[in-house]
Context: one part of a larger RNA
RNA sequence: UUGCAGUUAAAAAGCUCGUAGUUGAACUUUGGGCCUGGGCGGACGGUCUACCUAUGGUAAGCACUGUUGCGGCCGGGUCUUUCCUUCUGGCUAGCCCUCGGGCGAACCAGGACGAUUACUUUGAGGAAAUUAGAGUGUUCAAAGCAGGCCUUUGCUCGGAUAUAUUAGCAUGGAAUAAUAGAAUAGGACGCAUGGUUCUAUUUUGUUGGUUUCUAGGACCAUCGUAAUGAUUAAUAGGGACGGUCGGGGGCAUCAGUAUUCAGUCGUCAGAGGUGAAAUUCUUGGAUUGACUGAAGACUAACUACUGCGAAAGCAUUUGCCAAGGACGUUUUCAUUAAUCAAGAACGAAAGUUAGGGGAUCGAAGAUGAUCAGAUACCGUCGUAGUCUUAACCAUAAACUAUGCCGACUAGGGAUCGGGUGGUGCUACUUUGCCCACUCGGCACCUUACGAGAAAUCAAAGUUUUUGGGUUCUGGGGGGAGUAUGGUCGCAAGGCUGAAACUU
Numbered sequence: 001u002u003g004c005a006g007u008u009a010a011a012a013a014g015c016u017c018g019u020a021g022u023u024g025a026a027c028u029u030u031g032g033g034c035c036u037g038g039g040c041g042g043a044c045g046g047u048c049u050a051c052c053u054a055u056g057g058u059a060a061g062c063a064c065u066g067u068u069g070c071g072g073c074c075g076g077g078u079c080u081u082u083c084c085u086u087c088u089g090g091c092u093a094g095c096c097c098u099c100g101g102g103c104g105a106a107c108c109a110g111g112a113c114g115a116u117u118a119c120u121u122u123g124a125g126g127a128a129a130u131u132a133g134a135g136u137g138u139u140c141a142a143a144g145c146a147g148g149c150c151u152u153u154g155c156u157c158g159g160a161u162a163u164a165u166u167a168g169c170a171u172g173g174a175a176u177a178a179u180a181g182a183a184u185a186g187g188a189c190g191c192a193u194g195g196u197u198c199u200a201u202u203u204u205g206u207u208g209g210u211u212u213c214u215a216g217g218a219c220c221a222u223c224g225u226a227a228u229g230a231u232u233a234a235u236a237g238g239g240a241c242g243g244u245c246g247g248g249g250g251c252a253u254c255a256g257u258a259u260u261c262a263g264u265c266g267u268c269a270g271a272g273g274u275g276a277a278a279u280u281c282u283u284g285g286a287u288u289g290a291c292u293g294a295a296g297a298c299u300a301a302c303u304a305c306u307g308c309g310a311a312a313g314c315a316u317u318u319g320c321c322a323a324g325g326a327c328g329u330u331u332u333c334a335u336u337a338a339u340c341a342a343g344a345a346c347g348a349a350a351g352u353u354a355g356g357g358g359a360u361c362g363a364a365g366a367u368g369a370u371c372a373g374a375u376a377c378c379g380u381c382g383u384a385g386u387c388u389u390a391a392c393c394a395u396a397a398a399c400u401a402u403g404c405c406g407a408c409u410a411g412g413g414a415u416c417g418g419g420u421g422g423u424g425c426u427a428c429u430u431u432g433c434c435c436a437c438u439c440g441g442c443a444c445c446u447u448a449c450g451a452g453a454a455a456u457c458a459a460a461g462u463u464u465u466u467g468g469g470u471u472c473u474g475g476g477g478g479g480a481g482u483a484u485g486g487u488c489g490c491a492a493g494g495c496u497g498a499a500a501c502u503u
Stems, first nucleotide, its partner, number of pairs: 004474003007455002012471001014346001016344002021339003025232002031080008040071002042068006049059004085112006094103003115179004119173002122170002131162002135145002147156003188225003192222005198216003236336001237333003241328002244325002249321004255299002259295008270281002307314002351392006361385001365381004403470003407462002410446003415441008424433002450457002476503003485496004
C1' cells in the first nucleotide's frame, strides 16, 4: 500500500495565483488467404486376448498401430504496399550440371552497423543453522540425521525439496507507460560519379625514403531512387472575432431625504425620557411650526430563496478607463492540461502610525435609576473610534461549519444571461409578450435505485462488489493553541508549536 476518516462527533488552509512534485486524450501491424509441424480429445478401423447367442457381437483399451477436409490448444513459413541486421572467410545436410565445377540452409571465426528504458517470463547465482516440508518407531514427543537387512570376510537406502524480497547477470515477450527521430532537411538509400582528408596489411630479392594502385574510416558536392518526409482536431485547453450581460473594479461628477447645528419669523408652558421615574432643557421662550443655510455621514421604499465578483465584498445619476463570465462561431494553435510543498497578490470588523474631517452613533469615563449589591441591562452626556488619504496588521461562526478538476446515475416546474426556431398574439418595421428547443448560472420541489449513527443528502450517491487525478488536515478529554525556540510585526499580536502531569 491493500484498507480509515474530515456537514453536525477530532479534522477542508479565508480566497486566488504558482515553481518543484504527482498525474495526464485518442492514433501508427491489424485482419484475411494458402501451406505446414507438434500434442490433446472425438469418430471409424486393423493386429492381439477373453467370452458368447459364433460369416458376427461384446468387453479390456496405459499391448501395438492406422485413417480423418471432426473440434479445441501451442507453434512455423509464405502472400496480401510487409527486412527478418549485413559483409568476409572456413567446414558442410542438400541442389544443379558438361563430372571439371557452381550455388549453398545450419554451424564456427572475424569485422561493420545497431533507438533507450520501465514492465513481465524463464534460468544461473544466492552460507549454514532457522522456517515450511519429504524420509526415518529418539519406547511416544520436543528432538536428532539417522538408519535398515538377509545369506555378516558384510551388503545397502539416505543425509531430499521449497521459500529466499530489492539491486545486479543471462534469456523469451513486445501489450501497457515514458523518451528519441525528417520541417531553414546539415533527412534516408545507392555496385552511382567526382573531390578533400586520415590510416597502412600484403606484393614488387633485402633495408630505408617518396608516390601510385589497392583496402578501410570520415567529410563535401553532383546525379539518381521514393506514394520522399508535417496523425486527429478530445462534449480537454488557450487565442482571435461578434452582439450582449452584470448593485464586478478604479477615477471624476450629480442627486435624495433624514440627523445635528445656525439664522429669521410665529406660538406658548412645559418639554425630554421611562415599566415608573430622575439626571437634563425651559418666559434670557425650551419643545413645537414655517422659511433658509451649513456640515459630515448614509443610499430607504423598488429589494426578491434575483444579479456580479476568487473570496472579503458590491445598490443615487452621468461620463471616462481598463477588465471579466456565459453564449455564438464550417475561425485559429495543437497537448499547450489538472492539482499543487516553496513563494506571491487580495483579504470584513476591530486595532496601530501620520494627516484631513468630525453630523450621527458610541468602547473607556461621568452621571440618573433599578438592586441585598450593579463597577451591568434602562436613561442623559461623552473621549478614542465610526468617514477619508498614505502606510501597517492578516485574523472571524472568513459557514454551504461540506477542497479543486473529470465521468456517470432522476422526475419536475420556475427564474437570470446568451442563442435557434415559430402560418403564434400585438405591431408600420424595430421591439414587446407567448411557446418549443438548447448551452451556462443562483436556487427550489418531489422521490430514494443509492448513502448515512441519524438529522438529512442529486450529493454527503456510484465504498468490504473497497483503486479516476491531485492538495491539505485529524487520531480520547484536559494541560494548551500554553511554555520554549525560530520567524514576521511599530505595537497589539500572527505563523510554526510541545512536554511533564492529570483523567

Model confidence (mean pLDDT): 82 of 100. A computed fold for a 503-nucleotide part of an RNA from Pichia kudriavzevii, annotated as small-subunit ribosomal RNA, central domain. The full RNA is in RNAcentral, with records from SILVA. Rfam family: Eukaryotic small subunit ribosomal RNA. Its family is annotated with structural constituent of ribosome and ribosome in the Gene Ontology. For this family Rfam cites "Crystal structure of the ribosome at 5.5 A resolution" (Yusupov et al., Science, 2001).